[in-house]
């Protein structure tokens, strides 16, 4: 100097899901259903160094969600830092 990988940040996109009833009424409590892309959990006929142990956008729904906000797995860009290779 340039290629790859990681995470953080800064911007932009970003989804799904109720209703009734009370009350001191954009807020709270109840009762019942939904809802998965925060987190978390779990599992393979796969893979591995096969004792065992590893995943997820699959499942589960603890947690969180269900007017707006917020939040948001992932995407796309930029910044600068770390690694590893030349």
């Nucleotide at each position: 100097g340039c290629a790859u990988c990681c995470g953080u940040c800064a911007c932009g996109g970003g989804a799904g899901a109720a209703u009734c009833g009370g009350a001191u009424c954009a807020u709270c409590c109840g009762a019942u259903g939904c809802c998965g892309a925060a987190g978390g959990a779990g599992c393979a006929a796969c893979c591995g160094c096969c004792c065992c142990g590893g995943a997820a956008a699959c499942u589960c729904u603890c947690a969180g969600g269900c007017a707006c906000a917020g939040g948001g797995a992932c995407c796309g860009u930029g910044c600068a830092g770390g690694a590893u290779a030349u």
RNAcentral holds the sequence, with entries from Ribocentre. This is a predicted structure of an 86-nucleotide RNA (Glycine riboswitch aptamer) from Sulfitobacter sp. Model confidence (mean pLDDT): 76 of 100.